[in-house]
A computed fold for an 81-nucleotide RNA from an Anaerolineales bacterium, annotated as c-di-GMP-I riboswitch aptamer.
Rfam family: c-di-GMP-I riboswitch aptamer. About the family: GEMM was predicted in a large-scale screen for bacterial structured RNA regulatory elements.
The source organism's lineage runs through Bacteria, Bacillati, Chloroflexota, Anaerolineae and Anaerolineales.
The prediction has a mean pLDDT of 84.
RNA sequence: UAACCGAAAAGGCAAACCCAUCGCGAGGUGGGGGCGCAAAGUCAUGGGUCUGUAAUCGCAGCAGAUCGCCAGACUGCCGAA
Repeated sequence: UAACCGAAAAGGCAAACCCAUCGCGAGGUGGGGGCGCAAAGUCAUGGGUCUGUAAUCGCAGCAGAUCGCCAGACUGCCGAA
């Protein structure tokens, strides 16, 4: 120095809920608020889940949402055992 790993320190993010707002909807954005998080940073690439639409209302299709569901990829702070 790097990897694995996650003690300490400096910080960071922000669940549910409430208010406002956008959306047919899942849900998103801003403020408050903290359940928690070593990537709770980014990416919808694979899967899962959810929404809309069509449909022979059975399966499959198309469009979207979710990265704080899992996996993967890229990047990042610190440096004890």